Large-subunit ribosomal RNA, domain II from Acanthosepion esculentum, 677 nucleotides, folded computationally. Lineage of the source: Eukaryota > Metazoa > Protostomia > Sepiida > Acanthosepion.
Context: one part of a larger RNA
RNA sequence: GCCUACGAGUUAUUUUUUCUAGCGAGGUUAAGUAGUUCAGCUACGGAGCCGUAGUGAAAGCGAGCCUGAAUAGGGCGAUAUAGUUAGUAGGAAUAGACGCGAAACCAAGUGAUCUACCCAUGAGCAGGCUGAAGCUGUGGUAACACACAGUGGAGGGCCGAACCCGUUGACGUUGAAAAGUCUUGGGAUGACUUGUGGGUAGGGGUGAAAGGCCAAUCAAACUUGGAGAUAGCUCGUACUCCCCGAAAUGCAUUUAGGUGCAGCGUGUGUUUAGUUUUAUGGAGGUAGAGCUACUGAUUGGAUGCGGGGGUUUCAUCACCUACCAAUUCCCGACAAACUCCGAAUGCCAUAAAAUGUUGACACGCAGUGAGGGCAUGGGUGCUAAGGUCCAUGUCCGAGAGGGAAAGAACCCGGACCAUCAGCUAAGGUCCCAGAAUGUAUACUGAGUUGAAGAAACGAGGUUUAACUGCCUAGACAGCUAGGAUGUUGGCUUGGAAGCAGCCAUUCAUUUAAAGAGUGCGUAACAGCUCACUAGUUAAGCGGUUAAGCGCGGAUAAUAAUCGGGCAUAAGUAUACUACCGAAGCUAUGGACUCGUAAGAGUGGUAGGGGAGCAUUGUAGCGACGUUGAAGGAGAUUCGCAAGGGUUUCUGGAGUUUCUACAAAAGAAAAUGUAGGC
Numbered sequence: 001g002c003c004u005a006c007g008a009g010u011u012a013u014u015u016u017u018u019c020u021a022g023c024g025a026g027g028u029u030a031a032g033u034a035g036u037u038c039a040g041c042u043a044c045g046g047a048g049c050c051g052u053a054g055u056g057a058a059a060g061c062g063a064g065c066c067u068g069a070a071u072a073g074g075g076c077g078a079u080a081u082a083g084u085u086a087g088u089a090g091g092a093a094u095a096g097a098c099g100c101g102a103a104a105c106c107a108a109g110u111g112a113u114c115u116a117c118c119c120a121u122g123a124g125c126a127g128g129c130u131g132a133a134g135c136u137g138u139g140g141u142a143a144c145a146c147a148c149a150g151u152g153g154a155g156g157g158c159c160g161a162a163c164c165c166g167u168u169g170a171c172g173u174u175g176a177a178a179a180g181u182c183u184u185g186g187g188a189u190g191a192c193u194u195g196u197g198g199g200u201a202g203g204g205g206u207g208a209a210a211g212g213c214c215a216a217u218c219a220a221a222c223u224u225g226g227a228g229a230u231a232g233c234u235c236g237u238a239c240u241c242c243c244c245g246a247a248a249u250g251c252a253u254u255u256a257g258g259u260g261c262a263g264c265g266u267g268u269g270u271u272u273a274g275u276u277u278u279a280u281g282g283a284g285g286u287a288g289a290g291c292u293a294c295u296g297a298u299u300g301g302a303u304g305c306g307g308g309g310g311u312u313u314c315a316u317c318a319c320c321u322a323c324c325a326a327u328u329c330c331c332g333a334c335a336a337a338c339u340c341c342g343a344a345u346g347c348c349a350u351a352a353a354a355u356g357u358u359g360a361c362a363c364g365c366a367g368u369g370a371g372g373g374c375a376u377g378g379g380u381g382c383u384a385a386g387g388u389c390c391a392u393g394u395c396c397g398a399g400a401g402g403g404a405a406a407g408a409a410c411c412c413g414g415a416c417c418a419u420c421a422g423c424u425a426a427g428g429u430c431c432c433a434g435a436a437u438g439u440a441u442a443c444u445g446a447g448u449u450g451a452a453g454a455a456a457c458g459a460g461g462u463u464u465a466a467c468u469g470c471c472u473a474g475a476c477a478g479c480u481a482g483g484a485u486g487u488u489g490g491c492u493u494g495g496a497a498g499c500a501g502c503c504a505u506u507c508a509u510u511u512a513a514a515g516a517g518u519g520c521g522u523a524a525c526a527g528c529u530c531a532c533u534a535g536u537u538a539a540g541c542g543g544u545u546a547a548g549c550g551c552g553g554a555u556a557a558u559a560a561u562c563g564g565g566c567a568u569a570a571g572u573a574u575a576c577u578a579c580c581g582a583a584g585c586u587a588u589g590g591a592c593u594c595g596u597a598a599g600a601g602u603g604g605u606a607g608g609g610g611a612g613c614a615u616u617g618u619a620g621c622g623a624c625g626u627u628g629a630a631g632g633a634g635a636u637u638c639g640c641a642a643g644g645g646u647u648u649c650u651g652g653a654g655u656u657u658c659u660a661c662a663a664a665a666g667a668a669a670a671u672g673u674a675g676g677c
Stems, first nucleotide, its partner, number of pairs: 001677006011095007019087005026050003032044004054061002064076004098236002101233001105226006116200009125190001127159003130155001134151006163187003169182003202218001204214003239612006249262005263368002265365007274355009288341001289339002295335002300330003306324002308321004371396010401412003416590004421586003427580003430565003436577001438576006449567002457552002461549010478536005484509003489503003515530001519528002591602004613666001615663006622656003631650008
C1' cells in the first nucleotide's frame, strides 16, 4: 500500500414544539393491592400533578389586585375559555452524551540485579625510569652550618601492558550493535579499579552539580485505581432522489480562531403588503464652485499706521532708510474639521401604471459571526503593496460552460436529462486550430507592431491640417559684381581705426545699395565675411501651430519569444459584408416541482424541509424449497437513484412477499483497530 472484518448523535429521566389517538371544563393516575388465560393483561387505588383566576415581596384580597393619602394616574390581569393523558418526530437540560486523542493532577503500591552515593568484607595493578627525607663515610667548622661520595627508596612522580576511560578521524546509520568497530588518545600506587553481601525510594533518594542518575523511561520513576479526568483544539462521522438555500455583519464578552442577542436561511401557520418605473411635493449642505460672504492660509504690486536701524541734539523736535510691516486698493490663488452658493444620485411622502407573493408577524430547526478579488467614493500608507480600514455595487465563496496561451473572482453567460439539428454572445476567421490569405480608403518601414511593459526630454523620420510671409513687376538656393565717403565718430586708453569698454539726435553725404557695423581676425592697423544692392537663372520658397504613426531615451542575473510557426500584413486606423463560436437562445423527445388551468420553474457549500431504497430481528395473513433454499460466479432485464426481477452454472437446507413494529441499521478516509498478502 491493497483486501476482508470491526469502527462514531445512543440510552434513561425531565421539559418544550409538531403530528396522531382517548377523554374534555376537565384530564390523569403513582407507589401499592387483588385477580389472572402470565401478557406492552385486567380490575381497584384520586395520594399527587396539570388546567379551570388573577394580583402582590408578603399578610392577604379577588374579576380584580398592586402602588399610593387618593375615588387620581400607572403596572399586571378579566371582559374574548381548552385543556390533559399517552404515543411519534424535531430540539433543550442532566448524565461520558457523536467517536478517537493529551500534556497533566491525586491515591495506594512496586522497584538501587542498570545507575548515584555510602557501609562491611575480599581481590587486582607486566616491565622500565627518576632518585626526596633519613643514615654512613670523608672533607669542613670553635661548635653548628655546609660540600662531596655512597647508602636509601619517597612521590594524587615519569614511560608503558593488563585494567579503567572515551580525545580525534573514518566506518556504521532498515547497523554485527536501540551507542558498536577500527584508528588515534587519557589515567595506569591512586580522590585508582573491581567481586560479593548490605543500605538510602518518588516532591523522595543520590549527586567532585551535567537537572545528572534512580532497570533502553526522569524539570519529578514505574504499576494499578479515581477515569470514559478535562480538551472554547485537531481529525473522522457510513444509502438515494426531490424543494429551498445562507453567513463571514452590528452590539456585548478575562473577549478576539469561543459564546449570547440581533441580522441573513429553512419549515409550518396567520395576515397583506412589497418591489420597479413615471410624475408631483419635501428635508439636506456632499461633488463642484467661491471667498471684498465669514474663519484661517496666501503670490506680486501700490499705499506705508507702527516698529527696527542710521544722522543730528544735552534732551526733545527734525531728517534719512534697497529693513520688518498694520489698514485699504489692484492682481493671482487654497481648505476634512471655511461657506455668499450648490448639483447628480440617494432618502421620505402622495398618485398612477407594471409586476404577482417577492412584504409583515408568530412558532419549530439551523448554520454563520477568519472572508476575498474587481470597479467606484474616501481614510491610512509613499495618490507604495496581491497592504490596511470604511462605504456603494458586483462576482468568487457556494458557479459548471465559452473567451483571456495557461488562470477563484477580467469579458460573455447562469449547467433538469437526451440529440451525428439550427442561431448567436464575448472573442475570433494564414498554419498549428473551427471560421475571410474578405472588401474599401489611409498610415507605419521601426519586425514598431502582432492581447503585460514606461517618462521627462531630444530630433530637418514621415503623413495630414490650419494660419501666415515672399513670389513671373522674378521669390528661395547657387554663381558674378558691389558693400563706399565725412571718419581713425566722441570718450577712454600704451594702443582702441565698424568689431576690449563707455556715450548717443547711431548723424549726414554719394548712391542700385552699403550698419558710426553680423561674425572671424590684428598689439593696433591690415585682411576675410555678413546685413543691404545689381546681374544671371526660372517656379515655387520660407515661418508658426496642431494632429496621426514612427526614432532615441530603454540596464538583471540558466536560453530566448507575438501562445508558437511566422507575418511588410497575417501590423495600425476607419467603414462594411460574410462566417466560426458556449451547457446562452431555438428545435424535437423525456423526467420532476408549483399551479384549477394557462403557464412558470429545476447550479449550489453550511444548513432547513420532503419522499424513498437496502440490512437485522419481531408480530400477523400468506408463499416457496432436495423436481434444489441461502450463499458464490456470469448473462439478461426493470427503476431518475438508493436498488429490484428473471435465468444459467455452482451450492446443498433453509428462505421470503405484503402490512405493521423495533433497531448493535448502510464506510473511502479518523498518521483508525485486528487479521491476511
Rfam family: Bacterial large subunit ribosomal RNA. Model confidence (mean pLDDT): 85 of 100.